[in-house]
RNA sequence: AGAGUUUGAUCCUGGCUCAGGAUGAACGCUGGCGGCGUGCUUAACACAUGCAAGUCGAACGAACCUUCGGGUUAGUGGCGGACGGGUGAGUAACGCGUGGGAAUCUGCCCUCAGGAGGGGGAUAACGGCCGGAAACGGCCGCUAAUACCCCAUAUGCCGAGAGGUGAAAUGAAUUUCGCCUGAGGAUGAGCCCGCGUCUGAUUAGCUAGUUGGUGAGGUAAGAGCUCACCAAGGCAUCGAUCAGUAGCUGGUCUGAGAGGAUGAUCAGCCACACUGGGACUGAGACACGGCCCAGACUCCUACGGGAGGCAGCAGUGGGGAAUUUUCCGCAAUGGGCGAAAGCCUGACGGAGCAACGCCGCGUGAGGGAUGAAGGCCUCUGGGCUGUAAACCUCUUUUAUCAAGGAAGAAGAUCUGACGGUACUUGAUGAAUAAGCCACGGCUAAUUCCGUGCCAGCAGCCGCGGUAAUACGGGAGUGGCAAGCGUUAUCCGGAAUCAUUGGGCGUAAAGCGCCUGUAGGUUGUUUAAUAAGUCUGUUGUUAAAGACUGGGGCUUAACCCCAGGAAAGCAAUGGAAACUACUAGACUAGAGUAUGGUAGGGGUAAAGGGAAUUUCUAGUGUAGCGGUGAAAUGCGUAGAUAUUAGAAAGAACACCGGUGGCGAAAGCGCUUUACUGGACCAUUACUGACACUCAGAGGCGAAAGCUAGGGUAGCCAAAGGGAUUAGAUACCCCUGUAGUCCUAGCCGUAAACGAUGGAUACUAGAUGUUGCGCUUAUUGUGCAGUGUCGUAGCUAACGCGUUAAGUAUCCCGCCUGGGGAGUACGAUCGCAAGGUUGAAACUCAAAGGAAUUGACGGGGGCCCGCACAAGCGGUGGAGCAUGUGGUUUAAUUCGAUGCAACGCGAAGAACCUUACCAGGGCUUGACAUACUGCAAAUUUUCUUGAAAGAGAAAAGUGCCUUCGGGAAUGCAGAUACAGGUGGUGCAUGGCUGUCGUCAGCUCGUGUCGUGAGAUGUUGGGUUAAGUCCCGCAACGAGCGCAACCCUCGUUUUUAGUUGCCAUUUUAUGGGUUCUCUAGAAAGACUGCCGGUGACAAACCGGAGGAAGGUGGGGAUGACGUCAAGUCAGCAUGCCCCUUAUGCCCUGGGCUACACACGUGCUACAAUGGCUAAGACAAAGAGUCGCGAAUUCGCGAGAAUCAGCUAAUCUCAUAAACUUAGUCUAAGUUCAGAUUGUAGGCUGCAACUCGCCUACAUGAAGUUGGAAUCGCUAGUAAUCGCUGGUCAGCCAUACAGCGGUGAAUCCGUUCCCGGGCCUUGUACACACCGCCCGUCACACCAUGGGAGCUGGUCAUGCCCGAAACCGUUUGCUUAACCUUUUGGAGAGCGACGUCUAAGGUAGGGCUAGUGACUGGGGUGAAGUCGUAACAAGGUAACC
Repeated sequence: AGAGUUUGAUCCUGGCUCAGGAUGAACGCUGGCGGCGUGCUUAACACAUGCAAGUCGAACGAACCUUCGGGUUAGUGGCGGACGGGUGAGUAACGCGUGGGAAUCUGCCCUCAGGAGGGGGAUAACGGCCGGAAACGGCCGCUAAUACCCCAUAUGCCGAGAGGUGAAAUGAAUUUCGCCUGAGGAUGAGCCCGCGUCUGAUUAGCUAGUUGGUGAGGUAAGAGCUCACCAAGGCAUCGAUCAGUAGCUGGUCUGAGAGGAUGAUCAGCCACACUGGGACUGAGACACGGCCCAGACUCCUACGGGAGGCAGCAGUGGGGAAUUUUCCGCAAUGGGCGAAAGCCUGACGGAGCAACGCCGCGUGAGGGAUGAAGGCCUCUGGGCUGUAAACCUCUUUUAUCAAGGAAGAAGAUCUGACGGUACUUGAUGAAUAAGCCACGGCUAAUUCCGUGCCAGCAGCCGCGGUAAUACGGGAGUGGCAAGCGUUAUCCGGAAUCAUUGGGCGUAAAGCGCCUGUAGGUUGUUUAAUAAGUCUGUUGUUAAAGACUGGGGCUUAACCCCAGGAAAGCAAUGGAAACUACUAGACUAGAGUAUGGUAGGGGUAAAGGGAAUUUCUAGUGUAGCGGUGAAAUGCGUAGAUAUUAGAAAGAACACCGGUGGCGAAAGCGCUUUACUGGACCAUUACUGACACUCAGAGGCGAAAGCUAGGGUAGCCAAAGGGAUUAGAUACCCCUGUAGUCCUAGCCGUAAACGAUGGAUACUAGAUGUUGCGCUUAUUGUGCAGUGUCGUAGCUAACGCGUUAAGUAUCCCGCCUGGGGAGUACGAUCGCAAGGUUGAAACUCAAAGGAAUUGACGGGGGCCCGCACAAGCGGUGGAGCAUGUGGUUUAAUUCGAUGCAACGCGAAGAACCUUACCAGGGCUUGACAUACUGCAAAUUUUCUUGAAAGAGAAAAGUGCCUUCGGGAAUGCAGAUACAGGUGGUGCAUGGCUGUCGUCAGCUCGUGUCGUGAGAUGUUGGGUUAAGUCCCGCAACGAGCGCAACCCUCGUUUUUAGUUGCCAUUUUAUGGGUUCUCUAGAAAGACUGCCGGUGACAAACCGGAGGAAGGUGGGGAUGACGUCAAGUCAGCAUGCCCCUUAUGCCCUGGGCUACACACGUGCUACAAUGGCUAAGACAAAGAGUCGCGAAUUCGCGAGAAUCAGCUAAUCUCAUAAACUUAGUCUAAGUUCAGAUUGUAGGCUGCAACUCGCCUACAUGAAGUUGGAAUCGCUAGUAAUCGCUGGUCAGCCAUACAGCGGUGAAUCCGUUCCCGGGCCUUGUACACACCGCCCGUCACACCAUGGGAGCUGGUCAUGCCCGAAACCGUUUGCUUAACCUUUUGGAGAGCGACGUCUAAGGUAGGGCUAGUGACUGGGGUGAAGUCGUAACAAGGUAACC
């Protein structure tokens, strides 16, 4: 210090997550030792038991004991139980912190001064009697004091004064200790004030003792602290009141800091002590281990009544994820009492338990390679574990045992819980001691096996669907280590609330606009002050902690000592620049006056013409209107059209303009009246009067609302007609509110420049509006309004003197998406609704700008038999063939839009064959290796459907180093064979397709933050990214073209089997031509003219066999489709192994209600039939083609010549020509189907072949919607050949020639493609994305008749205890009187006040609730298709 995650990629915004540190922690696995700390965070829940506050006999009487010295004790009395210890419920407060203040008290302690004279009456204990279960109590009698009382004295106190009031214990044998009074100190406590101290405004008003005064009371003390009277104040947007939460602080954790979070242990303060109230005593309490009362709970009881309070230390139950021993000791430190000895002390000192934390130590050290064994991996070579182990040498921290043995003690003796502890010495022996997590990225560390979207992991992104570095295990590695991980919480990273240190055009974010209050800010200058500011000094900021420097435990943690700073508050001295305040001055800001100017600025009134509609009248006749096309509608009762007239309402053409005005909304015919603002110019005046603005007020489009008018046109709703699968829409015909006016309400808009206002500064260029100056110019000043643009800014787009630049001031607003601008509350409104405005829950994104693609029912340019123009078909029939479906034991498998369907298959009767049934085999039908035997091989017989099984016979080979070997067969055993089994989504190879479309890229340079761009775009041109020109590009590569084959022309060479001539034939001759097959020539926009940019190129022409690529072929860029193929072949992995392998027979692949594709033949006269006649090319042939001859109607048969082919054969080409016939019909068309008889191939034609003859003679008369091919030797039409092949279901496929057209205006439209551009919410890329209802499941939430709690305040009732007050009742030792009483006191009674309780209506809040509302999330549900492209009606507010 950063990193991961939105995208195909990029930059930005923005959230989520991670790496660090910390903890009173908990959980999981593991666990050797020591030191020092820490340990109920939850139920301030309830508590059994023990202990935690006593002490003094030197205050007193008495009792008991006694060694007669004395001791012990209940009670009276004194001091202490207000400290120490616990807890954090309450408390948002003078509670705490900090700094001040005045009107106070202070036992014990210290200092100083003074004093203690004289009297008195009781009472507990004790004794007696009595009550009660107990707790405890009553009556009578006796007694003491440092208990109580009176008088005297008095520095004191009160009072203006007079005067009044007011003390003691001489207790103990002496000192000493005590007692009383006063003054002071110290300590402690009470009170007041300034400042600081959480959240909520969906809490905005609160307050009657309330605020103040006078008087009185009260207190230790000031005070409404209390009371009477008087006044009406006091607090609050600088947040009162109310609600929620919370002990505060020193500090602690984190952070660079500023901050944020926190308030365990230790320390200071506060509050509390079962809950609530109250006082007593006392120096001090309204009292944790005191009292009284009320309440709840628990316990005892003889039912009459009593007792209790662990938030002290241990401990128990309960709650909880979770927190210890019913330990030892007063030895130390401290506290209480005491003269002291001493007693008490769960404070404290220690030990125990717990890895809860921090710190330290150890689990050995050195050597040791054959790199052992084992394990794991492997490319089978090896590698890792790994010097690790074994083994050798050494050490003993720790452990065990044994011996010695402290300091802590202050204080001369004595006194140690810890503790026989720490520590020291010796002995034994490597001996007693290592785990946890991780290993896809972030993040250091990888492989194998198992699993197969299962099991599981996961902090985020995400992994897992058969090769998982992500799950589980093994091995290895990395990290930390007596711990390691996880969970929870806090800070950090997060500049993600931004003071330091953020933003608001489009990402979240500028109020719709203005006026203006408080507030904030504020021009130039002089003087004074000193509040802010700066600076010096002083006080304080407890200790501990932190920091620095030392020191002590072996070190460290820990502990001790010393030092210092920062910041805050307060006091005081100084400075005077800036801010402020006060006083004065100025004119540049602001304003006023004067003179002009422009303007749809506003309000009101009046006037105007065009158009529309309606009405009246005329002319006139059958349609009008409307649409993509129609219909509804209007019209013979006379429409539309046209002419004239009248009426009504609304809006104001042209001018008209990024032109004007206004704060915005907004404003447009003309005139008039009233009226607001702006600008320019000029000189005067005022003298900072300014800017912004929370709250507040005003204005505010459209729609909507209320009341009254008005209503021509338009037009929500509504009706009808269309469209459509539907059409509650788009289109059409009608049409009401409304639109208009008056008065009022509403208060919102994508109210937008998505840009708040003001001021100042910072290059220009060019339009335009208004005013001025001027030398009249292309000049210049001011104010507006536009475009471009420099610097600068910006994520980019863009902004750019009209800033989104550089600065200042003020206001508003934002902090991930959704939920949601929703709910609740409040407020405004007649309503509609507006304003303000959450949470639960859910996601890891949502978003901005730009980039490259893809796409568009976007645009431009261009091409293609793409359309159009033509010709011929398919779709209808019959048949052939393929497919789907169905069927079947099986109908083997694959191919499925174009780019599957006469496809793999260039040929299924057996074989093929992969399928089915049945019969068989198991090292196998086939390969390699081993052993043994046998030559191999051939023939025959039996059985069987065959495979196979059994038997018989013939045969005895080749090479040899004589061991044997090669080939072959049989048998055996093991490695293995075998698989057309799966996966084409694991693959290679091959292929299809876009597409023979013109594209696809790279290097360097340049531009851009970047993805990327440029080049490759542009102007022309081409079939072409073909070429030319231009250009921040310059070059290059794969494609295009050319090079290759073939056809067309010529020349030349060579000519047999070809050709020519001769001939009856054979032989022989020639090579001109045809032809054959080698070589060469030829075509290049080369020439001419025109167009074009002096280019490329195009158009026309000449010549030429051929002209602009001459025709055809081969040739297929980067890539797309997880396209096709594991069944052509190869191949990874998985699967089968007496079977998913192999052999055989038979069957099936040929099934058949049906649907589709591709074809053949036809429907006839451009034809059929009959007869005669003519002209090809390219092929094939010896297991072959087969002439001629004979037979047969024919298929064919018999016999055989020739031919290994320019020689022979297949082999008659057909359409065509000529002649005849048929005459429009289901025919002399068409030929399916079927019967009979034959022929051929073949072991075998039943399932299931082809052909022939005779007979039979179906559908069909040109084919709906739709759809296909073709641009010239093409379509159409005619025949011929070949491959496969025994034969053939071939009408298929691949070739060959014959005859031989029509049309192309053109690119609007359909389809496909290319380039440029545009939009995009798409990137799996439109077969994309995506919205809403409904249905189902789950989750949280709002409303809800209500129900049940909690809490707060109020009214009324009742009213305990206690203080205070009153008191005529009752009682009464001290004093006074004098025996009658009095003063005083106590009890009782009454009164004020009041806790708890009751009751009533409220406020706030929580839980729950039939039903109900929307929301969110879910696998592949339903219905539509709203949005994204012009999203198919532009979208949105």
Description: A computed fold for a 1437-nucleotide RNA from an uncultured bacterium, annotated as small-subunit ribosomal RNA. The coordinates come from a structure-prediction model, not an experiment, and the mean pLDDT is 85.